Predicted 3D model of a 593-nucleotide part of an RNA (large-subunit ribosomal RNA, domain I) from a Nitrospirota bacterium. Its Rfam family is "Bacterial large subunit ribosomal RNA".
Context: one part of a larger RNA
């Protein structure tokens, strides 16, 4: 020195386990904020480093219900208190809530500094503390108020909202490039990222100036149609509708003609007009225009106003220059209808339901083995309960539960009903005439984009920066260049639930997901530590034992190391703890050289 065998060390794989993730169903929720958020800095417990909780009333304070014999979070002791007069603990409802932070008196290098006003409190005053107010934009009201004479601007005050946050979904503006085309410029990637406003539990998006050619008859979403039809350096690639089959259904108000009314402005007469008819009276009551209001009105078998005719609609009461009829108006009753998610809007109150704490819940014994018994074995019981977790090994009957039932003083929701508001009756339908309306720098056209699956193309259809510039039903879009017919719908104003899109959150449930190099980065005090000026980047780290029963005492020793006794336990499994595999390091023994 090799080989080999046992024996240790040293290392932390492997098996077992799981408080922790992951994907996923179902309900709900989609919240917060100037009444101060979201996030935090810094206090706060007798002894207190973090973490949790809370806020100068600081691990807590009051009130109402539950539940119950213990309690003073993680957490041991120590001292020292609470609590059957009900603590501690869970739930709802309040009080307190320093100090940054939208931060909002002013400033500032967040967690700090400096006012002003006004009320008090202390003072002889000075001055200090205390409370409460003082940002800014918008909209609206008031009051002021230059040049400028009315006005405006501009001032100051009150009112009411708005500022910030936010995981994805969703509209909107703005908007790439790596790549692909085997290069690369149209093209593509991609209207994708990324950023911006804005809003909402959804959002958009909707009741035909559609589709089509049979006829259908808002919008949304899935299947299918289809990888068709097309587009495309007809490369790469990009790619539809209609129909049909489903989910879910729901229609609606405006503007204008005409009427009335209010205000202003202009005009203006022995006569228009004062609702008709007769008498009678009054006459800047007239007319036009121009803004508001109130009625009326709402569509494509065209529709409304108007104005005439016809059928039909309960009763009473009032009104106007005067009296009598008539017609309008308007009130009261009485009949019908409808609602709060559009079609007008606010709300109460009552039941029911469900959520925010909890409640009751059946049945087992012995013997064996064992440190333990839930195993085994005998013999029994329960079961709308044999789901799960626990208990010293594997428990229907030990425990917490599970089936099945019960519950709520306060909150919060749902649903339904009554109050309750609204409409029709007050008008409707038919028939005819004459006109009058029926969404203008709008449709169109023309340049130049863009968006439709469509890349300028035969390029329709939507949208528009610049020019231009119509038509009101005998009228006008539209059917993919453009003209005919023929069809088929009414643009330039608005609202509308549901079927649909997520998931920061909350409950309940499940899984041929993972099981500590795996599963979130994170099972452990982790976005820590730590690294970077920063924007950012980012870990390692779980397991004694059924109970700490966590080694009293002796003895070696410089020793809080380490070690022998002793003792504990079923086992030192002894805290560098479960199991303990390899590499590596040593020890013994045997064999080679």
């Nucleotide at each position: 020195g090799g080989c080999a065998u046992c024996c240790a060390g040293g290392g932390g794989a492997u098996g077992c386990c799981u408080u922790g993730g992951c994907g996923c169903c179902a309900a709900g929720a989609g919240g917060c904020g100037a009444u101060g958020a979201a996030g935090g800095a810094c206090g706060u417990a007798g002894u207190u480093g973090a973490c949790u909780g809370c806020g100068a009333u600081a691990a807590g304070c009051g009130a109402c219900g539950g539940a119950u014999a213990g309690c003073c979070g993680c957490c041991a002791a120590c001292a020292g208190g609470c609590a059957u007069u009900g603590a501690c603990c869970c739930g709802u409802c309040g009080a307190u809530u320093u100090c940054c932070g939208a931060a909002u008196c002013g400033g500032a290098g967040a967690a700090c500094c400096g006012a002003g006003c006004g009320u008090g409190u202390g003072g002889a005053a000075a001055c200090a503390c205390a409370c409460g107010u003082u940002a800014u934009c918008a909209a609206c009201c008031g009051c002021u108020g230059a040049a400028u004479c009315u006005a405006u601007a501009g001032g100051c005050g009150g009112u009411u909202g708005a500022g910030g946050a936010u995981a994805a979904c969703c509209a909107g503006g703005a908007g790439a490039a790596c790549u692909g085309a085997a290069a690369c410029a149209u093209c593509u990637u991609a209207g994708u990222a990324c950023c911006c406003u804005g809003a909402g539990g959804a959002a958009a998006a909707g009741a035909a100036a559609g589709c089509a050619g049979a006829g259908c008859g808002a919008u949304u979403c899935c299947c299918c149609u289809a990888g068709u039809a097309g587009c495309g350096g007809c490369g790469a690639g990009c790619g539809a509708a209609a129909a049909g089959g489903g989910a879910a259904c729901a229609g609606c108000c405006c503007a204008a003609a005409c009427c009335g009314g209010a205000u202003g402005a202009g005009u203006g007469u022995c006569a228009a007009g004062c609702c008709c008819g007769c008498a009678g009276g009054c006459g800047u009551u007239g007319c036009u225009c121009a803004u508001c209001c109130g009625g009326g009105g709402u569509a494509g078998c065209g529709g409304g106003u108007u104005c005439u005719g016809a059928u039909u609609g309960g009763g009473c009461c009032g009104g106007g220059u005067u009296g009598c009829g008539g017609a309008c108006c308007g009130g009261c009753c009485g009949g019908g209808g409808a609602g709060u998610u559009a079609c007008a809007a606010a709300g109460a109150c009552a039941a029911a339901g469900u959520c925010u704490a909890g409640c009751u819940g059946a049945a087992g014994g012995g013997c064996c083995u064992g440190g333990g018994a839930a195993g085994g074995u005998c013999c029994a019981c329960c079961a709308u309960a044999g789901a799960a977790g626990g208990u010293g090994a594997g428990a229907g009957u030990c425990c917490u539960g599970u089936a099945a039932g019960c519950g709520a003083a306060a909150g919060a929701u749902u649903u339904u009903g009554u109050c309750c508001u609204c409409c029709c009756u007050g008008g409707a339908u038919c028939a005819g005439g004459c006109a009058c309306c029926c969404a203008a720098g709008u449709a169109g056209c023309g340049c130049g984009g863009g968006a439709c699956a469509c890349g300028a193309g035969a390029a329709a259809u939507c949208u528009u920066g610049c020019g231009u510039g119509a038509a009101u039903c005998c009228a006008g879009g539209u059917g993919g260049a453009c003209c005919a017919u023929c069809a088929u719908c009414u643009a330039a104003g608005g609202c509308u639930a549901a079927a649909u899109a997520c998931u920061c959150c909350u409950u309940g449930g499940c899984g041929a997901c993972c099981g500590a190099u795996a599963g979130u980065g994170a099972a452990c005090c982790a976005g820590u530590a730590c690294c970077g000026u920063g924007a950012g980047g980012g870990a390692a780290a779980g397991g004694u034992g059924a109970a700490a029963a966590g080694g009293a005492c002796c003895c070696c020793u410089g020793u809080u190391a380490g070690g022998g006794g002793a003792g504990u336990u079923c086992a030192a499994a002894g805290a560098a703890c479960c199991u303990g595999a390899a590499a590596c390091u040593g020890g013994a023994u045997g064999c080679c050289u």